[in-house]
RNA sequence: AAAGAGAGUUUGAUCCUGGCUCAGAAUAAACGUUGGCGGUGCGCCUUAUGCAUGCAAGUCGAACGAAGUUGUAUUCUUCGGAGUGUAACUUAGUGGCGAACGGCUGAGUAACACAUAAGUAACCUACCUUGAAGUGGGGAGUAAGCUACCGAAAGGUAGUCUAAUACCGCAUGUAGUAAUUGAACAUAUGUUCAAUUACUAAAGCUGUAAAGCGCUUUAAGAUGGGCUUGUGGCUGAUUAGCUAGUUGGCAGGGUAAUGGCCUACCAAGGUAAUGAUCAGUAGCUGGUCUGAGAGGAUGGUCAGCCAGAUGGGGACUGAGACACGGCCCCAACUCCUACGGGAGGCAGCAGCAAGGAAUCUUGGGCAAUGGGCGAAAGCCUGACCCAGCGACACCGCGUGAGGGAGGAAGGCCUUCGGGUUGUAAACCUCUUUUCUAGGGGAAGAAUUUUGACGGUACCCUAGGAAUAAGUCUUGGCCAACUACGUGCCAGCAGCCGCGGUAAUACGUAGAAGGCGAACGUUAUUCGGAUUUACUGGGCGUAAAGAGGGUGUAGGCGGUUUUUUAAGUCAGGUGUGAAAUCUUCUGACUCAAUCAGAAGGGGUCAUUUGAUACUGAGGGACUUGAGGGCAGGAGAAGGAAACGGAAUUCCCGGAGUAGCGGUGAAAUGCGUAGAUAUCGGGAAGAACACCAGAGGCGAAAGCGGUUUCCUAGCCUGUUCCUGACGCUGAGGCCCGAAAGCGUGGGGAGCGAAGCGGAUUAGAUACCCGCGUAGUCCACGCCCUAAACGGUGGACACUAGACAUGGGAGGCAUCGACCCCUGCUGUGUCGAAGUUAACGCGUUAAGUGUCCCGCCUGGGGAGUACGACCGCAAGGUUGAAACUCAAAGGAAUUGACGGGGGCCCGCACAAGCAGCGGAGCGUGUGGUUUAAUUCGAUGAUACACGAAGAACCUUACCAGGGUUUGCUAUGUUAGAAGUAGGAAUCUGAAAGGAGGACGACCUGUAUCCAAUCAGGAACUAACACAGGUGCUGCAUGGCUGUCGUCAGCUCGUGCCGUGAGGUGUUGGGUUAAGUCCCGCAACGAGCGCAACCCUUGUCCUGUGUUAAAUUCUCACAGGAGACUGCCUUGUACAGCAAGGAGGAAGGAGAGGAUGACGUCAAGUCAGCAUGGCCUUUAUAUCCUGGGCUACACACACGCUACAAUGGAUGAUACAAAGGGUUGCCAAGGAGCGAUCCGGAGCCAAUCCCAGAAAAUCAUCCUCAGUUCGGAUUGCAGGCUGAAAUCGCCUGCAUGAAGUUGGAGUUGCUAGUAACCGCAGGUCAGCUAUACUGCGGUGAAUACGUUCUCGGGCCUUGUACACACCGCCCGUCACGUCAUGGGAGCUGGUAACACCUGAAAUCAAUGGGCUGACCUGCUUUUUAGUAGGAGGCAGUUGACGAGGGUGGGGUUGGUGACUGUGACGAAGUCGUAACAAGGCAGCCGUACGGGAACGUGUGGCUGAAUCACCUCCUUU
Repeated sequence: AAAGAGAGUUUGAUCCUGGCUCAGAAUAAACGUUGGCGGUGCGCCUUAUGCAUGCAAGUCGAACGAAGUUGUAUUCUUCGGAGUGUAACUUAGUGGCGAACGGCUGAGUAACACAUAAGUAACCUACCUUGAAGUGGGGAGUAAGCUACCGAAAGGUAGUCUAAUACCGCAUGUAGUAAUUGAACAUAUGUUCAAUUACUAAAGCUGUAAAGCGCUUUAAGAUGGGCUUGUGGCUGAUUAGCUAGUUGGCAGGGUAAUGGCCUACCAAGGUAAUGAUCAGUAGCUGGUCUGAGAGGAUGGUCAGCCAGAUGGGGACUGAGACACGGCCCCAACUCCUACGGGAGGCAGCAGCAAGGAAUCUUGGGCAAUGGGCGAAAGCCUGACCCAGCGACACCGCGUGAGGGAGGAAGGCCUUCGGGUUGUAAACCUCUUUUCUAGGGGAAGAAUUUUGACGGUACCCUAGGAAUAAGUCUUGGCCAACUACGUGCCAGCAGCCGCGGUAAUACGUAGAAGGCGAACGUUAUUCGGAUUUACUGGGCGUAAAGAGGGUGUAGGCGGUUUUUUAAGUCAGGUGUGAAAUCUUCUGACUCAAUCAGAAGGGGUCAUUUGAUACUGAGGGACUUGAGGGCAGGAGAAGGAAACGGAAUUCCCGGAGUAGCGGUGAAAUGCGUAGAUAUCGGGAAGAACACCAGAGGCGAAAGCGGUUUCCUAGCCUGUUCCUGACGCUGAGGCCCGAAAGCGUGGGGAGCGAAGCGGAUUAGAUACCCGCGUAGUCCACGCCCUAAACGGUGGACACUAGACAUGGGAGGCAUCGACCCCUGCUGUGUCGAAGUUAACGCGUUAAGUGUCCCGCCUGGGGAGUACGACCGCAAGGUUGAAACUCAAAGGAAUUGACGGGGGCCCGCACAAGCAGCGGAGCGUGUGGUUUAAUUCGAUGAUACACGAAGAACCUUACCAGGGUUUGCUAUGUUAGAAGUAGGAAUCUGAAAGGAGGACGACCUGUAUCCAAUCAGGAACUAACACAGGUGCUGCAUGGCUGUCGUCAGCUCGUGCCGUGAGGUGUUGGGUUAAGUCCCGCAACGAGCGCAACCCUUGUCCUGUGUUAAAUUCUCACAGGAGACUGCCUUGUACAGCAAGGAGGAAGGAGAGGAUGACGUCAAGUCAGCAUGGCCUUUAUAUCCUGGGCUACACACACGCUACAAUGGAUGAUACAAAGGGUUGCCAAGGAGCGAUCCGGAGCCAAUCCCAGAAAAUCAUCCUCAGUUCGGAUUGCAGGCUGAAAUCGCCUGCAUGAAGUUGGAGUUGCUAGUAACCGCAGGUCAGCUAUACUGCGGUGAAUACGUUCUCGGGCCUUGUACACACCGCCCGUCACGUCAUGGGAGCUGGUAACACCUGAAAUCAAUGGGCUGACCUGCUUUUUAGUAGGAGGCAGUUGACGAGGGUGGGGUUGGUGACUGUGACGAAGUCGUAACAAGGCAGCCGUACGGGAACGUGUGGCUGAAUCACCUCCUUU
């Protein structure tokens, strides 16, 4: 000085694990919408792709010759001009310096390329600075120029002339270099000094002069470089071995210099698991972004280094290059060409094209800074300084300020009241940053001159609110909500997810929120993410402990002492460039920006110290480890031998018809004699009891007995060694079962296979056979749920109990018991720990060390590659793509072909039925113009409908009406107005018609004169109307579970939590009824009770009635409470029995329906949101239909007869109804019915005869004297009307002889049988429904089973909750990927062939000015030779090219394998419950598929019983 925030998403809910996603910051950005100003930065991230045009490196006349221009002087002149000198200037060339800097780019490069720290005793350095010494004397040419020639051009050839600071000898030698000798210092091969020998330099120019600038040799400095080394920074082992100049040596060459840098020879090394080689990727750094930090990502601008200049190679020049704007060659490309040949290189600045989402002006100036040249003036400078373009980024400013409520208008919403936009606007007052116009006007510039920027910054004056606001969002995360439109469409979406008619999630509008000249989106990085965990994670069940051991490297390591000082710690020195960063200060008005100072920054180097710990060297110790000695237990391993029981087979006896097998059967065996039984024999495999959660082993695993061989373990002793230890990557060994090879063996069992069953099928489960195999020997394989799902070692941290094996103590004659300690195996538990479950001295507690492994699910333990294997296969082990989860533990429910307990006409025991017949009614289906609609398992189907001929009526056909039957409002109209008769037409509705004919108030006294208003009417508009849709928008009501006993709450307690407790447990009940117990204590809704009816009694009253004690009716009360006794129990609750009583344990029946479930039913009973319709989906009328009819189902009636039918006679109810009504007596009719009319608004009268029963007679078991359908005829009643009603009489006389599978009701005044009444209603289809009484049973052992329900418990992959979930094949579509005959690219090597330029070497034939030697003499020359040079030739090397076989990596490919996803496809049902055969793992075989079976293993299986253990007593 600085310093850390979370959220959404798995579930019905919870905790955890775990991924995905979001909020932040940043950018060389891009895109969409919008856009006022200024400052400062930044601006091809893609094709190191190709480039038109201009510019980017020149300069020096004081190095040189020459040419030209101008001026001037002078000479000549034909007066045009020509020549000479001189001054200034210009310039091609020779020469010097520069061009190796500056500028650009990042292709290559994983390297001493970079960073940092060192070394160079192995080196160079032009210009610059300092010092020492010198600068003498000669020579030969050549460019330019001129002449001639070649070429289209670029350019070139020959001859000839000339100069120098160009070139070449000679002299001198301060000095240097080399060699030798000596001395001093240093040491690593060196430095310095002295001596000797040899070799080696130079150039001049300017100036009147002084002098200056140069040149040569050399010593030093400075600067810049070369080379070497330590350390540091990417990925892949599905790249494990690489290397012949390779590693080293000797000699030589080469270089400024070390070195295999190169060559010859010698040796055989060098490197790698601390990752060589190979492959991929990449310029490195200071820094930048992010982050609390540690880290992670990155390397644009600026700065340092490196590398490159179209691709590749090469050298030349030079101080410096193997050279961006130089040269040569090869290649590709572009351009010119007369086709012969030439020219070119923007990864400099602008600019163009292409590519791309994307990146600027062919600008001004050398004024400043810097660079090159020059003595200087100066010239050059696309370095640089400026300007232009771009909101690309950061920073600053503005778009006005104050007042202003009738809270204006408009918009939007509205519960219609209002709210909001909103002081916002208008309006008033004020200001002028910005803007416009005008004026002034810099610094940057120094000693004179010199300003691109620039009339810019800045200042002054005037004008006028004037010139200036958008964008994204508004379901949650996440600040901000309403309306309309749309209707799983259109669309949105970062994640979760919105949208299927009331969308705060789409689109629009209003309003609001965020930011603001910007806002949003996309991309990328870090963060959040402790989600790779060094800081700072894990591995029993979530992903994760290798099947087990041994042991190498490595890591770690007991006690003590000494030395050292590597690690470690402290101090000093050096360095860590500048910029950046932090702090302080300053300059632009502030800020961004810039400047100054300080700080910070290394795993650095070096040096001086410290020595606790670690390391290293030495010495010692015994407790770790090992050994000795004395004992001990054991299914430890290997080999051999032996044994009995059982199974099967063979032989024999005896014996007869079955055996065997199953849920039941069959296949099979058996009269050729089986099975059962007895005797004898053979063979193979396994070893009952003992046997135990007991023992042993590293694990796999090991079980009859005996012998031999071998290993480990435990106890005791404390005798020996003296840290010898722990772990352990690779390596090596062992490793169930299945499987493989060879050879044996084969009794039983038994994959495959065959057959029989089961089944829709049954490639299964069950049964009968049965081959491999199971067994042995040898050799492979190497995997399992190889599990304690728990790696190994050591130490520490309460106990209790059990058990295996030793030892010691006490005690005893001895043993047992008991106690102590060690070592195993278990159970329960303290602390602690864990997400929970659980673990808990045998840790999953607390620590140390080492190894292995994990990082969302799927794809996938798959593909490819590699290694191993005879094969099967094993080990290692990805990606594309796809999902937002997958998962663990626990909770509440629901469910189970799980368990326990309990209840119910649930079963059983009974009675009567239904299902068969005929008929009635309802429904489905079909039909129809319509057969209106609804109800559809239980919980629709004699249901809505307690009554369809019209009406009802909603349906159909036809005919009519249009403000409508009715309600409200507005406007307008109309006095013969409103209303409205007769008559005509029509099926009716309706239409025409129009006699007659109004009301109230006022003007206003009368008048239907007129006017105004009201009422009424007409017209138009709003609206009415709708049995039209949505019961999945709703209210209300109802059904069902179920009259089942449940459903909850408050406080407390337990649990991280969901939740639990209470409500569970022991009894009991019809009951969560009651009692007891209990971390619970209480309470609520239900149960019960209160209400009604009924059964007994009492009291009172009472119409009707002749009378009333009774009966009856009404009102009120009493009575029943386990109150009493006995028994059982825990002496609580309750149960069983009994007494009394009309009634006994709820006396009987009813009403009463908890929290909730079924989006159950109803918009057609009613109400109602929304939508739809408005001359029609409204409304009126006539007729038709709802009554159809091959059929199927449901609810009923009547029967099939003798317990009956018929006829006759004769008894006994209750409860109801009645004025548009019930209807008596009497009469008529066979009867329905009619006539009649008394009585009754009802305890009075009527309906009204009850029927079964009883008595008597006939029928005598038959399709009948049963049964009554159907049909014909004749009548009656209702009504306006029977196509379609009911009733009566006569006649007709169908099916049916008790009903298959199955199924319904009922437990007592019940079932069954019998009749009566009522509602609806004109009438009726009522056999229905609701009530009423009469007669009046049988049976219940019991809870195994069926159905339903309640409680507890258990499993669960279910939670839309088993009508759940879910697996695999097949078919279709899309996407991704593997294999694939091949085809086609890239790339790095290898072998061979060929081989440009250049360099080096060889060669010495050719050419050749200087220098040397000889000769000649046309001696300024010639000639011969030498030195040197050039060209040529040859060789070495060599870019590139060609051929070849391989490596590696892409693309593509008929066909083929797999995976993922997809709406409602097909086949099955594998898994989740005991998932209906428990599941799963390994392996083998089989099968459409999930899968099945064999063999061995696991519990991550339920249930019951038993054994054992623990806890408690």
Small-subunit ribosomal RNA from a Chloroflexota bacterium, 1513 nucleotides, folded computationally. Lineage of the source: Bacteria > Bacillati > Chloroflexota. It matches the Rfam family "Bacterial small subunit ribosomal RNA". Rfam links the family to the GO terms structural constituent of ribosome and ribosome.